[in-house]
């Protein structure tokens, strides 16, 4: 933007448009008639003068105007030229319009037909038809000559006829240019190019026909195929373009479809004929009739496009002298919001910020000055009265229509999508991967700003949304105006046609270029400038522009063209040179196998370890000696030659290019390269040969879950020659070729030159490397060998994937190679560089991580705890490390969350409200009950304040409803709080640099730490978070203070520091020192730091311990401590009680304790701590019990009293046994706690007396006061620990080192991973779906080929049948002409065989595609566990 469409919505007028689809079929009315001044009939009317109405005969007109876009790629159409034509009706000019003749319809007789229409006879008339006469121009010719016209009407006036020029108008023909897409269309054409000649036509032509030649077109794209009316214009764009041809306006084509032709001035003719076809309609069956792609209208078709309107009033047209008449052209209405454009739907003023509605942190905030209410207005609409221009004297469809005037009333007039981001515009509620949204990217899985409703907001408004389609943004097909190292994109190279481009000079030319005139580029539209409808929108005038084409006029730099000359490009020639350049042919050493011999003797071979294999028939080994074949070690080098592949022993002919010097030659001879030639690895085909070694296919043997491999031992194609194919490879510098320019360094190859010190140094050509500056890159990076400036030609690109695939096509002997698509399917695929994170990468470092010890666990019994079972329950949570003696620091009731029964229902608890009492509550006894609970009896008993009012305030009970209550669910909605990595050295910030950016840098780096510690060095300089330390504790010391604590000294005491005393000392609790690599010495870089059985010191190098726990990770753990959103329940998922259960047990795992014994058991002896607790409680002594315990009770609110005995230790026994170990399991009998010890405590005597003799795989913990070992004490507790959490006693072994295994840190690689290796990912094969390919065939469509048929029709050529005009002739007849008819050739339709091609279907098959959880490996990304790729 829009000829639209669909959804909602709709109040008014102007202007505009309005079957894009089925060129489908069409019902009904209308869409071209006119003329009596051309003409006879017939009617009708007369005032008798005429004067009307029509068939018909006759003129003009119907070739225009209206519609359509079916065909056409074509002189159609567009601009521009041009000759061989012809024009009714119109204008000019100059002529003429005399004289005759025959018919005809209509008429009318009588017949035929269903009709539609038609034959016969017979009248008649014209401006109908026909002869003759004249001819200014005219035409024709043999240049003498010939041939050709008319029409009248009319009282005039005038309209008219006919020959002729000459103008206009519209036509007809022809050029040179421009006009779609395919090349998977490469050849195409016989009237086909062209002459000669003759028909023909208004003309020119192969328009046609006869000859004659053998031509035309074509890659600058013929032929063939698909599409398709062209244009001015329109939409869109800055423009260059792109896209398009509704409506206006030119020009073409058509007019059911196919063919023809006649009349004309003009059709091969929309509303005229013929034929043939399909299809409709009427019939009396024998025949006829149509043709809406004219306006309306219908039915079909579709997303979808108007009324069977009015009127000629204007504008035009057509006949008429004219009056008139005819116009569905035109002019107007009528329907649609299809556009565009204007206006409305009120205005002000109004806070109690009103009710409602939403939302809320409940406070209030919005809706919102909006509303209401006051005060105004009346535009449109309505109603009423006047009322136009359009017309010119008259004639006005529209139209009582624009317009103006009055009158009533805010009175009758707002909606649509949006509001996650892009894009303005937020919030509740619902619903829960449901329903649903979506242009992309994506909401939706129980707190959706994104679904769906509603509050509000933003946006547009008589519309607003959605879909479609075109442009544009898209620099995303690049002319302006893009690219090819790696993102797609440089053919494997190379020669060399076509074309393309091209050095210096002279001189003409004017084709390109340029400049100026002149024609033209229709109107319209679009700009621009007025002007008209109130404005606009729309219309009107003028101007500009149409960037274009032609034709002349100049100009000559540049390109072309002719020329003249040159030598800087290429070339020649000459002397020297390097080379694995290339074919042939010829030879040589060394390996490897193999044959033969000899010597020897059991093993060799292979590998991670093996085997298969060879070997006592003599192998490997070694030795001589012989055969074959292939390959050329060192020389060897980012060295050399080649156009690329690609070339490596030596020697020899042949040959190719390449460099340097030098020169008196030629004189642009260049460059690129579309097709086209021709080389072209390795593999592989063919033929014939060779065959020592390697080595696909194979087959053995391991390996392995499999192992069709990776490794081993064999082994054949090939690997090699010859000749002939093929035609590609990651053919790679992923970099097409040639020229000029455009800083350096600094190797090395080949050659010149200078200079001298003769081996160096400077230069200069040709090559081949590293760095590296400007530039240039999206970074990487490239940089004179260019990916940098620039120039010339080529070849390729255009989202990924299907697919380099399928169809044709061309090459091959296949294999298979070029050449190359589309349907469909995705939002991505890719590059490069960043950060991270991983790696069966690499380097460096730590840790009880491994070694090196010492002790356990895993076997045994048992205890605890989970898993599983099993129950009515066996509450729940916890899950690798980092769940599993976890919560739970203690389930017999209780706890308790569970599970069976029994109540209760404002509730065991809390606030409010009402009523009622003043108490309420306690004790003790008793009924029913399992018990909660309901009772009942006695006996105790002070509610408090006061203003004395049941006033207040508490208490209790009742009642009423809000409410309480949940260990109900969500730890993935949450807070707080914890683990974990990890007490690992790390995490980061400012500014500054760097880098388009993400990001870096700083934190890497050299040393060095326990540490990002700390020293250097550094585009970084600083700073936080952490580390270290500050904090507590053990270890030494001083200082103070000395009870309950100590006793050195004085005294005292049977015996105890008991007591006087004392506070020195232990010890106890408060200050406070001490330790810092601070001295030496070595090392180190003069540093940081590091080493020393160094000094000193209690203590040495963070002296031991604790506490502390960076950024962040695990959706980690807890809703069951607590707290909390939000959901659920509410005579139950609340609450209360009794049992019960959490204690269960074929079973399986952690975590422990006891052990198995002599480093032990047992008895005796009896020394030596510590840390804690203790009033419902610790208990001391002495009695009684074998004990466990009990009775008795002293002391102690604790430095005082008590728990409290420590234990291992010693020393006697036992003397290797299932035991004098070992204590499970069991029986009897007891004791303690508690309402109560069945389910289900703890202890204790006697009694029994079980596994188990040191423990597979594997796997834990410790590095010193530690491990082992050994008591002892505490919370939890009414009882009840092998568990926890803490004190002491004794008191070890080892660490060479970091290879290895696990974490971890820091640096660097690689990456296709970022949910981050528990990553991503690859094929087969099952399933469903789509879309394609092949297919035996099958069904259309189109286009050809050959043949047959041959309707109209014109033309040729006939014409015995018929014939008025003129001719002849009295005449009869004859001629001349002419018709009907028969006939040729051409030729639509059809028809028969046969081929191209393009669509549809098609059993059945092939591969693609896509698709939340399918199945087998795991091939590729890390060195992906065999580097990977062509």
């Nucleotide at each position: 933007a829009c000829g639209a469409a669909c959804g909602c919505u709709g109040g008014c007028g102007g202007c505009a448009g309005g079957c894009c689809u089925a060129a489908c079929a069409c019902a009904u009315g209308c869409a071209a008639g006119u003329u009596g001044a051309a003409c006879g009939a017939a009617c009708c009317c007369u005032u008798c003068g005429g004067g009307g109405u029509g068939a018909g005969u006759a003129g003009c007109g119907c070739a225009c105007g209206g519609g359509u876009g079916c065909g056409u790629a074509a002189c159609g159409c567009g601009g521009g030229g041009g000759a061989a034509c012809a024009u009714g009706c119109c204008c000019u000019u100059g002529g003429g319009u005399a004289c005759g003749g025959a018919a005809u319809a209509a008429c009318u007789c009588g017949g035929g037909g269903a009709a539609a229409c038609g034959a016969u006879a017979g009248c008649u008339a014209a401006u109908a038809c026909c002869g003759c006469a004249u001819a200014a121009g005219c035409c024709c010719c043999u240049a003498g000559g010939g041939g050709g016209a008319a029409a009248g009407a009319u009282u005039u006036a005038u309209c008219g006829c006919u020959g002729a020029a000459g103008g206009a108008u519209g036509g007809g023909c022809c050029c040179g240019c421009g006009u779609c897409g395919g090349a998977u269309u490469a050849g195409c054409u016989u009237g086909u190019u062209g002459g000669u000649g003759a028909g023909g036509u208004a003309a020119c032509g192969g328009c046609u026909c006869a000859c004659c030649a053998a031509g035309g077109c074509g890659a600058c794209g013929a032929u063939c195929u698909c599409u398709a009316g062209c244009u001015g214009g329109u939409c869109u764009g800055a423009g260059a373009g792109g896209a398009u041809g509704a409506u206006c306006a030119g020009c073409c084509a058509c007019a059911c479809u196919g063919g023809g032709a006649c009349u004309g001035a003009g059709a091969c003719a929309c509303g005229g004929c013929c034929c043939a076809g399909a299809c409709u309609c009427c019939u009396a069956c024998g025949g006829g009739a149509g043709g809406c792609a004219g306006c309306a209208g219908u039915g079909g078709g579709g997303a979808a496009u108007a009324u069977u309107g009015g009127a000629c009033a204007a504008u035009g047209g057509g006949g008429g002298c004219a009056a008139c008449c005819c116009u569905g052209a035109u002019c107007c209405a009528g329907c649609c919001a299809u556009g565009c454009c204007g206006c409305g739907u009120g205005a002000g003023u109004g806070a109690a910020g009103a009710a409602g509605g939403c939302c809320u942190u409940a406070g209030g905030g919005u809706u919102g000055u909006a509303a209401a209410g006051c005060u105004c207005u009346u535009u449109c609409a309505c109603c009423a009265g006047g009322g136009a221009a359009g017309a010119u004297a008259a004639u006005g469809a529209c139209g009582g229509u624009a317009c103006c005037u009055g009158g009533a009333g805010a009175a009758g007039a707002a909606g649509c999508a949006c509001c996650g981001g892009c894009u303005a515009a937020c919030u509740c509620c619902g619903u829960g991967c449901c329903a649903g949204c979506a242009g992309c990217c994506g909401c939706g899985g129980u707190a959706a700003u994104a679904c769906g409703g509603a509050g509000g907001g933003g946006g547009c408004u008589a519309g607003c949304g959605u879909u479609g389609u075109u442009c544009g943004g898209a620099a995303u097909c690049a002319c302006u105006g893009g690219g090819c190292g790696u993102a797609a994109a440089g053919a494997g190279c190379a020669c060399g046609u076509a074309g393309g481009c091209u050095g210096u000079u002279u001189a003409c030319u004017a084709a390109g270029u340029c400049a100026g005139a002149u024609g033209u580029g229709a109107a319209a539209u679009c700009c621009c400038a007025g002007g008209g409808c109130u404005u606009a929108a729309c219309c009107c005038u003028g101007g500009a522009a149409g960037u274009g084409c032609a034709u002349u006029u100049g100009a000559a730099a540049c390109u072309g063209g002719u020329u003249u000359a040159c030598u800087a490009g290429a070339g020649a020639c000459a002397u020297a040179g390097a080379g694995a350049g290339g074919u042939g042919a010829g030879u040589a050493g060394a390996a490897u196998u193999c044959c033969u011999a000899g010597u020897g003797u059991a093993g060799a071979g292979g590998u991670g370890a093996a085997a298969u294999u060879c070997g006592u028939a003599g192998a490997u080994a070694u030795u001589a000696g012989g055969a074959a074949g292939a390959a050329u070690a060192c020389c060897a080098g980012u060295g050399g030659c080649g156009a690329a592949g690609g070339c490596g022993g030596c020697u020899c002919a042949c040959u190719g290019g390449c460099u340097a010097u030098g020169u008196a030659c030629u004189g642009a001879c260049g460059c690129u390269g579309a097709g086209g030639u021709g080389c072209g690895a390795a593999a592989g085909c063919g033929u014939g040969g060779g065959g020592a070694g390697c080595a696909a296919a194979c087959a053995g043997g391991a390996u392995u879950a499999g192992a069709u491999a990776c490794c081993c031992u064999g082994g054949u194609a090939g690997u090699c020659c010859a000749c002939g194919c093929c035609g590609u490879a990651a053919a790679c510098g992923a970099u097409g070729a040639a020229u000029g320019c455009u800083a350096g360094a600094u190797g090395u190859u080949g050659g010149g030159c200078a200079g001298c010190u003769u081996g160096c140094u400077g230069u200069u050509c040709a090559g081949u490397g590293u760095c590296g500056c400007a530039g240039c890159u999206a970074a990487c990076g490239c940089a004179u060998u260019a990916a940098g400036c620039a120039u010339u030609c080529c070849g390729c690109c255009u989202g990924g994937g299907g697919a380099g695939u399928a169809c044709g096509g061309u090459c091959g002997c296949a294999a298979g190679a070029u050449u190359a698509a589309a349907a469909c399917u995705c939002a991505a695929a890719g590059g490069a560089a960043u950060u991270g994170a991983c790696g069966g990468g690499g380097g460096c470092c730590c840790g009880c991580a491994c070694a090196a010890g010492c002790g356990g666990u895993g076997g045994a019994g048992u205890a605890u705890g989970u898993g599983g079972u099993u129950u009515g329950a066996u509450u729940c949570g916890a899950a690798g490390c980092a769940a599993c003696g976890c919560g739970c620091a203690g389930a017999a009731c209780c706890u308790u969350a569970c599970c069976a029964g029994c109540c209760c229902u404002u509730g065991a608890c809390a606030u409010c409200c009402c009523a009622a009492u003043c108490g309420c509550g306690g004790u003790a006894u008793u009924u029913g009950g399992a018990g909660a609970c309901a009772g009942a009896u006695a006996c105790c008993u002070u509610c408090a304040g006061u203003u004395c009012g049941g006033c207040u305030g508490g208490a209790u009970u009742g009642g009423u409803g809000a409410c309480a209550g949940g260990u109900g669910c969500u730890g993935c909605a949450u807070g707080g709080c914890u683990g974990u990595c990890g007490u690992c050295a790390g995490c980061u910030c400012g500014u500054g640099u760097c880098g388009u950016g993400a990001g870096a840098u700083g934190u890497u780096g050299g040393g060095u730490u326990a540490a990002g510690u700390c020293c250097c060095g550094c585009a970084a300089c600083g700073a936080g978070c952490g580390c270290a330390a500050c904090c507590c504790u053990c270890g030494c010391c001083u200082u103070u203070a000395g009870u309950u604590g100590c006793c050195a000294u004085c005294a005292u005491u049977u015996a105890g520091g008991c007591u006087g005393g004392g506070c020195a000392c232990u010890c106890u609790g408060a200050a406070g020192g001490a330790a810092c690599u601070g001295c030496c010495g070595g090392u180190g870089a003069u540093a940081a730091g590091c080493c020393g059985a160094g000094a000193g010191g209690a203590a040495g190098g963070u002296g031991g311990g604790g506490a502390u726990g960076a950024c962040g990770u695990c959706a980690a753990g807890u809703c069951c401590u607590c707290a909390u959103g939000g959901c659920c329940c509410u005579u139950a998922c609340a609450c209360g009680c009794u049992g019960g259960g959490c204690u269960a047990c074929a079973c399986a795992c952690g975590u422990g304790c006891u052990a198995c014994a002599a480093u032990g058991g047992c008895g005796g002896u009896g020394a030596c701590a510590a840390u804690g607790g203790g009033g419902u409680g610790c208990g001391a002594u002495g009695g009684g019990g074998c004990a466990a315990g009990g009775g008795u009770g002293a002391g102690c609110u604790a430095a005082u009293c008590c728990c409290u005995a420590a234990a291992a230790a010693c020393c006697g026994u036992c003397u290797c046994a299932g035991u004098u170990c070992g204590g499970a399991u069991u029986g009897c009998a007891c004791u303690c706690u508690g309402c109560a010890a069945c389910u289900c405590g703890a202890g204790u005597g006697c009694a029994u007396g079980a596994a188990g003799u040191u423990g597979g795989a594997a796997u834990c913990g410790c590095u010193a006061g530690u491990a082992a070992u050994c008591g002892c004490g505490g919370a939890u507790c009414a009882g009840c620990a092998u568990g926890c959490c803490g004190c002491g006693g004794u008191g070890a072994a080892u660490a060479c080192g970091u290879u290895c295994u696990c974490g971890g840190g820091c640096c660097u690689u690689g990456u296709a991973c970022a949910c981050a290796c528990c990553g991503c990912c690859c094929g087969u094969c099952a399933c469903a779906c789509c879309a394609u390919g092949g297919g035996a065939g099958u069904u259309g469509g189109u286009u050809u080929u050959a043949c047959c048929c041959g309707a109209a029709g014109g033309c040729a050529g006939u014409g015995c049948g018929c014939u008025a005009a003129c001719c002849c002739g009295c005449a009869a007849g004859g001629g001349a002409g002419g018709c009907a008819g028969g006939c040729g050739a051409c030729c639509a339709c059809g028809g028969u065989a046969g081929g191209g091609u393009c669509a549809g279907c098609g059993a059945c098959u092939g591969g693609g595609g896509u698709g939340a959880a399918g199945u087998c490996g795991u091939a590729a990304c890390a060195a992906g566990g065999u580097a990977a790729c062509c």